A computed fold for a 348-nucleotide part of an RNA from an uncultured bacterium, annotated as small-subunit ribosomal RNA, central domain.
It matches the Rfam family "Bacterial small subunit ribosomal RNA". Rfam links the family to the GO terms structural constituent of ribosome and ribosome.
The coordinates come from a structure-prediction model, not an experiment, and the mean pLDDT is 89.

Context: one part of a larger RNA
RNA sequence: CUGGGUGUAAAGGGUGUGUAGGCGGGACUUCAAGUCAGAUGUGAAAAUUGCGGGCUCAACCCGCAACCUGCAUUUGAAACUGAGGUUCUUGAGAGUCGGAGAGGUAAAUGGAAUUCCCGGUGUAGCGGUGAAAUGCGUAGAUAUCGGGAGGAACACCAGUGGCGAAGGCGAUUUACUGGACGACAACUGACGCUGAGACACGAAAGCGUGGGGAGCAAACAGGAUUAGAUACCCUGGUAGUCCACGCCGUAAACGAUGAAUGCUAGGUGUAGGGUCGGAAACGGGUCUGUGCCGCAGCUAACGCGAUAAGCAUUCCACCUGGGGAGUACGGCCGCAAGGUUGAAACUC
Numbered sequence: 001c002u003g004g005g006u007g008u009a010a011a012g013g014g015u016g017u018g019u020a021g022g023c024g025g026g027a028c029u030u031c032a033a034g035u036c037a038g039a040u041g042u043g044a045a046a047a048u049u050g051c052g053g054g055c056u057c058a059a060c061c062c063g064c065a066a067c068c069u070g071c072a073u074u075u076g077a078a079a080c081u082g083a084g085g086u087u088c089u090u091g092a093g094a095g096u097c098g099g100a101g102a103g104g105u106a107a108a109u110g111g112a113a114u115u116c117c118c119g120g121u122g123u124a125g126c127g128g129u130g131a132a133a134u135g136c137g138u139a140g141a142u143a144u145c146g147g148g149a150g151g152a153a154c155a156c157c158a159g160u161g162g163c164g165a166a167g168g169c170g171a172u173u174u175a176c177u178g179g180a181c182g183a184c185a186a187c188u189g190a191c192g193c194u195g196a197g198a199c200a201c202g203a204a205a206g207c208g209u210g211g212g213g214a215g216c217a218a219a220c221a222g223g224a225u226u227a228g229a230u231a232c233c234c235u236g237g238u239a240g241u242c243c244a245c246g247c248c249g250u251a252a253a254c255g256a257u258g259a260a261u262g263c264u265a266g267g268u269g270u271a272g273g274g275u276c277g278g279a280a281a282c283g284g285g286u287c288u289g290u291g292c293c294g295c296a297g298c299u300a301a302c303g304c305g306a307u308a309a310g311c312a313u314u315c316c317a318c319c320u321g322g323g324g325a326g327u328a329c330g331g332c333c334g335c336a337a338g339g340u341u342g343a344a345a346c347u348c
Stems, first nucleotide, its partner, number of pairs: 004319003007302002012316001014201004021194003025088007033081002035077008048066007091191001092188002095184004103177007110154001115149007125136002162169002206247006215241002220236004258315006266293008275284003297304002321348003330341004
């Protein structure tokens, strides 16, 4: 390489949009590039194989045939692939109507709570722990009432509920805006799927500039604990957490399960829609999502089981013993931190 694989053994790219490429629905027709058949030429000799022959045999040598699986030319075939033409509607898209949603961006507004400030009441404690101490408090704390400031997060509703490609999204209102779903079906007519590169998005932490800073809190300080305690516990506390703009580009970015299409028992919840029966309650059937259980089948087992890890097809990504190592070197990217690509010696 081939083969075999990728939920947990090594292995699915963090996610999308999409270029090249690969693959691609039904019917009719033409061509004949692929494909298949025949013929002709060529495919050196030796070697190889078969038959026959020569050295007394054999090795060795000679003759004939086959083989040389290929290529070219030519004559045909037309099922499949391809190319051209015509056509279809089920794939895909468009249209009309409708309801659902923490989908996104921006602005405005709200209440509870913490902290701080001012004032009132009030007096000796508060706080904290396993127990304490550091800490706060007679310069009046804690508690309680009234007023004010500011920042951050939005209790209940809340639900293996919803939405989003993923990351993710949760107070209310408004503006702008993306997608999915259902019903109808009279439009287009294969316009599709996947997708190396590329481009875009991408939690937290981190970085740059400027703001902001209530609470929390790496670092740090102190108090404890302990043999020690650079920890766990306590009292404080700075970056940071928040906002704007710009970087970073990684995560157990997980369903540890790539995307798409078709097929293959059932049962039971739940979310959205429409339909039939019914006065309603409710029931039947249906589409889309989301859970649980489970037959066949699969699996090393665990388990998966129409949301497949079943049965098939297409395309992409990735794996090939452990360590060395996601390291070194080089390239590319980054302000840096670092990221990405990614070995070998050696060793078991």